Predicted 3D model of a 158-nucleotide RNA (Lysine riboswitch aptamer) from uncultured Intestinibacter sp.
The RNAcentral record of the sequence draws on MGnify.
Model confidence (mean pLDDT): 80 of 100.
It matches the Rfam family "Lysine riboswitch aptamer". A reference for the family is Sudarsan et al. (2003), "An mRNA structure in bacteria that controls gene expression by binding lysine", Genes Dev.
RNA sequence: GGUAGAGGUGCGACAUAUAAGAGUAAAGAUAACGAGGGAAGUACGAUGACUUAUCUUGAAAGGGUAUGUUGCCGAAGUGUAUAGGUGAUACUUUAAGCCUAUAUAACUGGGGGUAUAUAUAAUAUAUAUAUCACUGUCACUAAAUGUGGAGAGCUAUC
Numbered sequence: 001g002g003u004a005g006a007g008g009u010g011c012g013a014c015a016u017a018u019a020a021g022a023g024u025a026a027a028g029a030u031a032a033c034g035a036g037g038g039a040a041g042u043a044c045g046a047u048g049a050c051u052u053a054u055c056u057u058g059a060a061a062g063g064g065u066a067u068g069u070u071g072c073c074g075a076a077g078u079g080u081a082u083a084g085g086u087g088a089u090a091c092u093u094u095a096a097g098c099c100u101a102u103a104u105a106a107c108u109g110g111g112g113g114u115a116u117a118u119a120u121a122a123u124a125u126a127u128a129u130a131u132c133a134c135u136g137u138c139a140c141u142a143a144a145u146g147u148g149g150a151g152a153g154c155u156a157u158c
Stems, first nucleotide, its partner, number of pairs: 001158005008073001010072009026057007036044001039093004076108003079104008109135002112132008137149004
């Protein structure tokens, strides 16, 4: 250097079904209020903007769960940079945010509990940080066993 493997509530993708989202958003009718809604422009607006109350109709997305299929063990995720898309109302532009691709060995062995923060309808879930034990692996240790390291690692083999 090549090949093949291991960690286990192991990591991703896709399809189907389903709970929640939610009696919410939105639309219509009636009544009230009275000038903007929204970052800018055009358009709209006293023939009533926006908002509130009642009634009628009434969604969807992302995310979750279960089952199945499938690719794998830096599987994958996060950060940063670049490019593209989406994105606040009727339209255009655009902000935050979100999505995709590439690069970067910048960080993380793996799953879990707890706390905080962010996103979100959400105490679900995800991400980040800290902490706690558990677990796999290698090294050190006379032993008890304990300590330490990181996947560019470990084991087997050529």